[in-house]
Context: one part of a larger RNA
Molecule: large-subunit ribosomal RNA, domain II
Organism: Candidatus Peribacteria bacterium
């Protein structure tokens, strides 16, 4: 891993409640116990007691009323039948659907591992160093001191055994749940070691690391309390039918849990309710506006203030390219502004259609929501962001489209049909289905992106110049005062500064447009003449489609691909077609309703969940005057039947039991639980 078997809402209650059934009924029922009797029961006694038949009040008490109160009024009642048992749903109390902790408590077992201790034994090759002391000699007044020899100290040195475990490698389902190989540290000591003994679970031991206490240690192991508890995770076994949610509010030591309400379902009883139309309401949002509040721009007018002049000083004055209230004109802003003011939504009444509403009761699930459109807030008018409102889809929704793609577009799947018409979206090939008309685009734009940039190109408009010859091109001129003044080494049209940048000759020519020189020179432009020649040449505005702007990591790779250029691109128009589980057609099933009772109408996606109807397994009672060695169950194969769970038949195998029908009772259905056991 696979297969087989096993594996989870059970049982009980002097319990409650609801629904269904049965008996009796203003009543109903017995409990313990007893009689007789049995495998166990059935049967008959037994009314102690329980529920009901009247309530109200704290009570006395009164009573269809009563309590409160001086009273009015108000509260609870009256005008509805219960009770016992059976079945089912749910709750409660119990382990209470099953498996699962880490832990807590109690009693024991452990120091043959390891820690420390006690008692008694054992072990440490060899080599080195050479303390104290001693002896002899020297030395001293005597010590001290010096030399030689002797001596043999030391948690001394080197290094085997022994002990340790610092480094590297090997090993890594190992030789080994810590080893091996090569180096390494200690090796007379706080040394190593044998045997016997002692100390233990909140306790021991500890040269102290939460270290060790039998491969277990921030509290050993084992049995018991015990099926601890688990608002947590996982799992929870046959079929079909009808309906069908929620991810919200309030409260919560509450936020991944609960309770009540909301939303679902089932039953009973009722008679409205939603949508739409009309009419009538309340309102201050969108928008708009500036009449208020607050903010604000420009100008005018003009208090006040600042500054100047004037004034010995004040006063009286006056000027102002300063600031500026109020006012005037024009123009703006606002969630917490409003002289105004919608659409929707909301509240009613009336009408209309349709069973969609309401009340009471049984059973739930839901309380993590997601994205999209719209209106706000927070954020960066960031987020596949957070948080509200409202609608939709997903959730719980299949089908078609968007290449693929829960939340987008179309559309809601009872079953069958090698049928019909369509939706979104499409019609060159992959790939079902297409033709035509008029334009545009040349960028493979289409088939990613901005500010910004540009004689791309199409359409429309405005305006200027032009046969008195425009625009471009070519030829010629482009002068004088003057090198204007200043500045400067120089400054001559052309470094810079200044200027009433003027005057003259002219067809025209700037105190100069650019290049250039050290400064001049030189080239050129403006401007003028000539040549040439036009359905021409400029400028601006609006708009369609394009261009640049445009850089990313494996490989084209930013149309799904191929490919596509009077298109297979874009815009507008015309006529067709394809295209879904939509629609229609034909046949069938089923729920609800209706009547005309054999027809019609409306329905039948579905998670959590509610409700209904069934299939199968084991056992019990009855039944079929059941089946069976002329072959039961089981098992293998095939055929047939039913909407499904399933059932029947035939043959092989097997070798002794098994079924139909009607009831009853359950150890009653497996794919999942890192399920359990067995097999391979």
């Nucleotide at each position: 891993a696979c297969c087989a078997a096993c594996g989870a809402g059970u049982u009980a209650g002097c319990u409650g409640u609801a629904u269904g059934g049965u008996g009796c009924a203003a009543g109903c029922c017995u409990a313990a116990g007893g009689a007789a009797g049995u495998u166990a029961a059935a049967u008959c006694c037994g009314g102690a007691g329980g529920c009901g038949u009247a309530g109200c009040g704290a009570a006395a008490g009164c009573g269809a009323g009563u309590c409160u109160u001086a009273a009015c009024g108000g509260g609870c009642g009256c005008c509805a039948a219960g009770u016992a048992c059976c079945a089912u749903g749910c709750a409660c109390u119990a382990g209470a659907c099953c498996c699962g902790a880490a832990a807590c408590g109690g009693g024991g077992u452990g120091a043959g591992c390891u820690a420390c201790c006690c008692a008694u034994g054992g072990g440490c090759a060899g080599g080195a160093u050479g303390a104290a002391g001693g002896u002899a000699g020297g030395g001293u007044a005597a010590u001290a001191c010096c030399u030689a020899c002797u001596g043999g100290a030391g948690g001394u040195c080197c290094g085997a055994a022994c002990c340790a475990a610092c480094c590297a490698g090997u090993a890594u389902u190992g030789c080994a749940a810590g080893a091996c190989u090569g180096g390494u540290g200690g090796a007379u000591g706080a040394c190593c070691u044998g045997u016997g003994g002692g100390u233990a679970g909140g306790a021991g031991a500890g040269a102290a690391a939460u270290u060790c206490u039998a491969a277990u240690c921030g509290a050993a192991c084992u049995c018991c309390g015990a099926g601890a508890u688990a608002g947590c995770u996982g799992g929870u076994u046959c079929u079909c039918u009808u309906c069908g949610a929620a991810a919200u509010a309030g409260c919560u030591u509450u936020c991944g849990g609960g309770c009540u309400a909301g939303c679902c379902u089932c039953g009973a009883c009722u008679a409205u309710a939603a949508a739409c139309a009309u009419u009538g309401g309340a309102g201050g949002u969108a928008g708009a506006g500036c009449a208020c509040u607050a903010u604000u721009u420009a100008g005018g007018c003009u208090a006040g203030g600042g500054g100047g002049c004037a004034a010995a000083a004040u006063c009286c004055g006056u000027c102002u390219a300063c600031c500026a209230a109020a006012c005037c004109u024009a123009g703006a802003u606002a969630a917490a502004c409003u002289c105004c003011g919608a659409a929707u939504a909301c509240c009613a009444a009336u009408g209309c259609u349709u069973c969609a509403g309401g009340u009471c009761g049984g059973g739930a699930g839901u309380c993590a929501g997601a994205c999209g459109g719209u209106g706000a807030c927070a954020g960066c008018u960031a987020a596949g962001u957070g948080c509200c409102a409202u609608c939709g889809u997903c959730g719980a929704g299949a089908g078609g489209g968007a290449a693929a793609c829960a939340g987008c577009c179309c559309a809601g799947a009872c079953c069958g049909u090698c049928g019909u018409c369509u939706a979104a979206g499409g019609u060159c090939c992959c790939u079902a289905a297409u033709a035509g008309a008029u334009a545009c685009u040349u960028a493979g734009u289409g088939g990613u992106a901005a500010a910004g940039g540009a004689u791309g190109u199409g359409a429309g408009g405005a305006u200027g110049c032009g046969u008195a010859u425009a625009c471009a091109a070519u030829c010629a001129g482009g002068a004088g005062g003057u090198u204007g003044g200043c500045u400067u080494a120089g400054a001559a049209g052309c470094a810079g500064c200044c200027a009433u940048u003027c005057c003259u000759u002219u067809a025209a020519a700037g105190a100069g447009u650019g290049c250039g020189u050290a400064a001049c020179a030189g080239c050129u432009c403006a401007c003028u003449g000539a040549u040439c020649u036009a359905u021409g040449c400029g400028u601006c505005c609006u708009u369609g489609c394009g261009c640049c702007g445009a850089a990313a990591a494996u490989g084209u790779a930013a149309c799904g691909g191929g490919u596509c250029u009077c298109a297979u691109g874009u815009a507008u128009c015309u006529a067709a077609c394809c295209g879904a589980a939509g629609u229609c057609a034909c046949g069938g099933g089923u729920g609800c309703g209706a009547u005309u009772u054999a027809u019609c109408g409306c329905g039948c996606a579905g998670u959590a969940g509610a409700a209904g109807a069934g299939c199968g397994u084991u056992c019990u009672c009855a039944u079929c005057g059941g089946c069976u060695g002329u072959g039961a169950a089981g098992u293998c194969a095939g055929a047939c039947u039913g909407u499904a769970a399933a059932g029947u038949c035939u043959g092989g195998u097997g070798g002794a039991g098994c079924g139909u029908u009607g009831a009853g009772a359950a150890g009653u259905g497996c794919a999942a639980a890192u399920g359990u056991u067995g097999g391979u």